[in-house]
RNA sequence: GGGCCCAUAGAUCAAUUGGAAGAUCGCUACCUUCGCAAGGUAGAGGCUCCGGGUUCAAAUCCCGGUGGGUCCA
Numbered sequence: 001g002g003g004c005c006c007a008u009a010g011a012u013c014a015a016u017u018g019g020a021a022g023a024u025c026g027c028u029a030c031c032u033u034c035g036c037a038a039g040g041u042a043g044a045g046g047c048u049c050c051g052g053g054u055u056c057a058a059a060u061c062c063c064g065g066u067g068g069g070u071c072c073a
Base pairs, nucleotide, nucleotide: 001072002071003070004069005068006067007066010025011024012023013022019056027043028042029041030040031039049065050064051063052062053061
């Protein structure tokens, strides 16, 4: 320098190829216990890496950029 893949909640990852974002763990409150843990119930937490474009509508499609991984040189 070139090819390919990835970037979504604090962490690890989904979202069936366009109809607007969810799971597990963690966190907070409550129940339970003499207390802790475990368990149960509820809740908070997201400008979907950045900037444009297409569309009635974009995490998803297109273009450019940034960061990471991998292969080739």
Molecule: transfer RNA
Organism: Candidatus Aenigmatarchaeota archaeon